[in-house]
Predicted 3D model of a 132-nucleotide RNA (c-di-AMP riboswitch aptamer (ydaO/yuaA leader)) from Alicyclobacillus sp. SO9. The organism belongs to Alicyclobacillus, within Bacteria. The coordinates come from a structure-prediction model, not an experiment, and the mean pLDDT is 79. The sequence is in RNAcentral, with records from Rfam.
RNA sequence: AAAUUCUUUGUGCUGAGUUCCCGAACAGGGAAGCGGGGGAACCAUUAUAGGGGUGAGUUCAGAUGAAUUCUGAUAAGGCCGCUCUGAGCCUGAACCCGACAGCUAACUUCGUAAGCACAGCAGAGGAUGAGA
Numbered sequence: 001a002a003a004u005u006c007u008u009u010g011u012g013c014u015g016a017g018u019u020c021c022c023g024a025a026c027a028g029g030g031a032a033g034c035g036g037g038g039g040a041a042c043c044a045u046u047a048u049a050g051g052g053g054u055g056a057g058u059u060c061a062g063a064u065g066a067a068u069u070c071u072g073a074u075a076a077g078g079c080c081g082c083u084c085u086g087a088g089c090c091u092g093a094a095c096c097c098g099a100c101a102g103c104u105a106a107c108u109u110c111g112u113a114a115g116c117a118c119a120g121c122a123g124a125g126g127a128u129g130a131g132a
Base pairs, nucleotide, nucleotide: 010118011117012116013115014114018032019031020030021029022028033112034111035110036109037108038107043102048099050100051097052096053095054094059073060072061071062070063069076091077090078089079088082125083124084123085122086121
């Protein structure tokens, strides 16, 4: 000097996944906020090639006879925290229900994880705050 590992703090990213309270407690529980499922009328729908849910994560072509395999593309989604345009870089997964669910007021029920980074490009418009 560089790389790697551990701990703490700061600033952030994907995501609903944050804050507070009781408690000696990393036990257990409660509340708010955010998010999801089920569930009338009206309307809609036509079912073994089963159907459905969370999620941006669908679809197509080729390589193969096939595969939970590979390649290319694609609807769509994300990137220092307001919108638009442009540029650049990425994602385009995974899991669950179990014969069963359209929408859906009342009602009812569940979740509040996990995984990362040190990156903040340009222009236009807007909002808020501070100072004079």